[in-house]
Molecule: transfer RNA
Organism: Nanobdellota archaeon
């Protein structure tokens, strides 16, 4: 340089053109003499720019970063 896969809460990830879900973690409360464990509740995310569309996390184009292959 060319090709290819990926980027979603603090972390690991699911998702599909129609309000983005889970687990762990965090906080509060309950339980306990205390801690742990357990239960309830809460906050927190679609890499960036543009396009298509009534509507984009999803489709298209470009960029950035990461991985793999070829040279």
């Nucleotide at each position: 340089g060319c090709g290819u896969g990926g980027a979603u809460g603090g972390u690991u990830u699911a998702g599909u053109g129609g309000u983005a879900g889970a687990a762990c973690a965090u906080a509060a409360c309950g339980u306990u003499g205390c801690c742990a464990a357990c239960g309830u509740u809460a906050g927190g995310a679609u890499c960036c720019g543009g396009g298509u569309c009534c509507g984009a996390u999803u489709c298209c184009c470009g960029g950035u970063c990461c991985g793999c292959g070829c040279a």